[in-house]
Two RNAs folded together computationally: RNase P RNA and transfer RNA, 416 nucleotides in total. Rfam match: Bacterial RNase P class A. It is annotated as a ribozyme. Gene Ontology terms of the family: dimeric ribonuclease P complex, ribonuclease P activity and tRNA processing. The coordinates come from a structure-prediction model, not an experiment, and the mean pLDDT is 77.
RNA sequence: UAAGUGGGACAAGUGAUCGCAGCUGUCACAGGACAGGUGAGGAAAGUCCGGGCUUCAUAGGGCAGGAUGCCGGAUAACGUCCGGUGGAGGCGACUCCAAGGCCAGUGCAACAGAAAUAAACCGCCGGCAAAUUUGCCGGUAAGGGUGGAAAGGCAGUGUAAGAGACUACCGCCCUUCUGGUAACAGAGGGGGCACAUGUAAACCCCAUCCGAAGCAAGACCAAGCAGAAAGCGACAGGUUUGCCCGACCUGCUUUCAGGUAGGUCGCUUGAGGCUGCUGGCAACAGCAGUCCUAGAUAGAUGAUCACUCACGACAGAACCCGGCUUAUCGUUCCGCUUAAUAU
RNA sequence: GCUGAAAUAGCUCAGUUGGUAGAGCACUUCACUCGUAAUGAAGGGGUCGUCGGUUCAAAUCCGAUUUUCAGCU
Numbered sequence: 001u002a003a004g005u006g007g008g009a010c011a012a013g014u015g016a017u018c019g020c021a022g023c024u025g026u027c028a029c030a031g032g033a034c035a036g037g038u039g040a041g042g043a044a045a046g047u048c049c050g051g052g053c054u055u056c057a058u059a060g061g062g063c064a065g066g067a068u069g070c071c072g073g074a075u076a077a078c079g080u081c082c083g084g085u086g087g088a089g090g091c092g093a094c095u096c097c098a099a100g101g102c103c104a105g106u107g108c109a110a111c112a113g114a115a116a117u118a119a120a121c122c123g124c125c126g127g128c129a130a131a132u133u134u135g136c137c138g139g140u141a142a143g144g145g146u147g148g149a150a151a152g153g154c155a156g157u158g159u160a161a162g163a164g165a166c167u168a169c170c171g172c173c174c175u176u177c178u179g180g181u182a183a184c185a186g187a188g189g190g191g192g193c194a195c196a197u198g199u200a201a202a203c204c205c206c207a208u209c210c211g212a213a214g215c216a217a218g219a220c221c222a223a224g225c226a227g228a229a230a231g232c233g234a235c236a237g238g239u240u241u242g243c244c245c246g247a248c249c250u251g252c253u254u255u256c257a258g259g260u261a262g263g264u265c266g267c268u269u270g271a272g273g274c275u276g277c278u279g280g281c282a283a284c285a286g287c288a289g290u291c292c293u294a295g296a297u298a299g300a301u302g303a304u305c306a307c308u309c310a311c312g313a314c315a316g317a318a319c320c321c322g323g324c325u326u327a328u329c330g331u332u333c334c335g336c337u338u339a340a341u342a343u
Numbered sequence: 344g345c346u347g348a349a350a351u352a353g354c355u356c357a358g359u360u361g362g363u364a365g366a367g368c369a370c371u372u373c374a375c376u377c378g379u380a381a382u383g384a385a386g387g388g389g390u391c392g393u394c395g396g397u398u399c400a401a402a403u404c405c406g407a408u409u410u411u412c413a414g415c416u
Stems, first nucleotide, its partner, number of pairs: 001339010012308007020039002023036005041314001045325002048323005053214004060245004065210005070084005085099001086097004100205002105203002107199003121144002123140007152170002155167003171193001172191008218265004227256006236250004272291008309312001344415007353368004362399001370386005392408005
C1' cells in the first nucleotide's frame, strides 16, 4: 500500500421564527391563558421464540400433543448468549454445524449391478469330454465391472487358486491408568476379527421442559332496553388446547329480537439508562454515584431561512421487556490475518 | 392481535408413499380445401415463488424469506 476478517459508535448537525402533542405548576373555570421540562428506531418492521402482567382458579394427576438435543456456564426465561470439545470450509485471521441412539424395534434405498440382508456376470484353480473354437461339474470371493454405499483398510505368510485362515500396523469392541468439573484427549493390555452399508430434517427410542387465553387481557363508573321459543335438568349442566379421572359451582346450551358502542383506570419508575470500581477468559454479576427520557385513541415532530458536511438510505411507538430474522445510504474507531515493497 | 392456506409451460390445473415433470387449451410447421375453419400428424416452450440445508438423489423433507388469499376478534 492492497485485499480480507472480528468488534464498537453515529444515522445529517447547529441557530432563528411560526406551528403540533402530553406532563408539572399557577390563574381562570364553558372553551382556555402563562411558565418550565420532555417528545419515534437500530431496526420502532416480521410476529419467529421467551417472559413480566391480567383472567379462568381452590387447583391436582394421567394420556395425547409440542419443543429442545455434545459438555460446562450466564439469564426472569428461551429454540438466545458466552466458553470449550468434536466435525466441515478457508493459505490464514476466522466462519458454520439440525452435534443423543441404527448391537430396542419397524421401514426405505429407483436405475445400474450376479447381488442391497447372506448373493456369483466376467475372471482364477482343479477334474472330465472335445480336431482348435468350446461344453459340463466342483471350489473361490482376493482381481475386474455396476453403484453414493457390496462379507473392514494396507503390506506379507500361506494356498490347487484364494480368503483375518494367520501375522504386523490402523480401524472396531472390552478394560486399566493419566490429564480435565465434563464433553473428550493420550498411553497400556486383551479380544472375536464384524455385532455385516447408508438413512432418524424416516416412523421411533432415550433425556429434559411445556395449563390455556391474551391489553381488542382485565377492573370500575355512567346511560339505556324487552324479552320470546325450544332442549337438558342433580343419574343433569358448566368450569381457558383436546380426552379422562379428581375437585368446585348451580344453572347451562341453541335460535329469533332489542339496547349500548360513552368515560376513567390499566398507560409508563422499569428483570431501567449512564459512569466508576471489584470478581470472572467471557457472557454477566455485585457495590457506589447519578438521571427520569413519548403515553396518543380518526391517532402528536411539520414549514421557512442561513451555515456546515459524510449530500442523508431502510424507515414511525400504541401494555412493557430480553433475543432472533429481514431491509439499509454512508462516515469513523480499535484489533487481527495474508501478499508485495522499503528500512 | 390470533389462526390457517396457496405459488408448477403463455393460461387453467395434476404430480406431494423423495427416483430426476405431465394433461387440456393456446403457439409453429405439414397434410386436406378454390380459400378458411374443423380434423389428422409432427414439434417447440419449465432455474416447480426465492435462498440455504438433509440425502446418493428434492417440485416433494426441513429452515428462512417474498407475494397472494381466507377466517376470528